[in-house]
RNA sequence: GCCCCCAUCGUCUAGCGGCCUAGGACGCCGCCCUCUCACGGCGGUAGCGCGGGUUCAAAUCCCGCUGGGGGUA
Numbered sequence: 001g002c003c004c005c006c007a008u009c010g011u012c013u014a015g016c017g018g019c020c021u022a023g024g025a026c027g028c029c030g031c032c033c034u035c036u037c038a039c040g041g042c043g044g045u046a047g048c049g050c051g052g053g054u055u056c057a058a059a060u061c062c063c064g065c066u067g068g069g070g071g072u073a
Stems, first nucleotide, its partner, number of pairs: 001072007010026004018056001027045006049065005
């Protein structure tokens, strides 16, 4: 250089064009419980890498960029 794959809350992960206000687990914060801690219960927190395009409608499809991983001389 060329080819392939990946990118979603702090972390891991679901999603496969409309059903959604993007769900779950852990974490974190608050409250309850307890003599206290832990456990447990309830609530909250926070996300579609960036820019275009297609579509009535995009996290989802297409193109480019950026970043990461792999292959190849």

A computed fold for a 73-nucleotide RNA from Oerskovia flava, annotated as transfer RNA. Rfam family: tRNA. The family's RNA type in Rfam is transfer RNA. Model confidence (mean pLDDT): 81 of 100.